Annotation: Model confidence (mean pLDDT): 83 of 100. This is a predicted structure of a 71-nucleotide RNA (transfer RNA) from Parcubacteria group bacterium GW2011_GWD2_38_11. Lineage of the source: Bacteria > Bacteria candidate phyla. The sequence was found in a public genome assembly.
């Protein structure tokens, strides 16, 4: 240089046109002499710009980052 794949809460992931979920974690509470565990609640996210569409995390595309293959 060329080809391909992946970017979603702090972490791991699901969702693939119509309200963005789950688990762990954070924080608060119940319980306990204290703590842990358990239970209840809370918090926080679609890499970035543009396009298509009534509507985009999803489709198309530029860029950025990461990974794989290859000369």
């Nucleotide at each position: 240089g060329c080809g391909g794949g992946c970017g979603u809460c702090g972490u791991a992931u699901a969702g693939u046109g119509g309200u963005a979920g789950u688990a762990c974690g954070u924080c608060g509470g119940u319980c306990u002499c204290c703590a842990a565990a358990a239970c209840c609640g809370u918090u926080g996210g679609c890499g970035u710009g543009g396009g298509u569409u009534c509507g985009a995390u999803u489709c198309c595309u530029g860029c950025c980052g990461c990974c794989c293959g290859u000369g």